[in-house]
RNA sequence: ACGAACCUCUGGAGAGAUCCAAAUGAUGGACACCGAAGGUGCAAGCCCAUGGGGUAAAACUCUCAGGUAAAAGGACAGAGGGAUUUGA
Numbered sequence: 001a002c003g004a005a006c007c008u009c010u011g012g013a014g015a016g017a018u019c020c021a022a023a024u025g026a027u028g029g030a031c032a033c034c035g036a037a038g039g040u041g042c043a044a045g046c047c048c049a050u051g052g053g054g055u056a057a058a059a060c061u062c063u064c065a066g067g068u069a070a071a072a073g074g075a076c077a078g079a080g081g082g083a084u085u086u087g088a
Base pairs, nucleotide, nucleotide: 002087003086004085006081007080008079009078010077011076016031018030019029020028021027032068033067034066038064039062041060045055046054047053048052
C1' cells in the first nucleotide's frame, strides 16, 4: 500500500396472527411447517504406513438452535468509514 475483522446507513426471503394452559403479549406444552443468525454432515482433489485412513466448500444437507402477524432478528448485496487488532 492492499485486504479482512469491526462500525454506520439502505435493501433483504421463507413458513400456523394454529390449538391448550384464566390467556391480549411474553412464557410453557401439543401438532404442523420454514431455512438466509449460529451450528451439523459430505464430493472432487490432495496426502498417507492404502480391501483402509486423514484433510476437504457451499446459498447443498440436517433441522440441533433459531424462526412461522407486527416489532426485533436476518445470510447476502450496495454505499460510506475503518489501521486499535489482524494477514486466510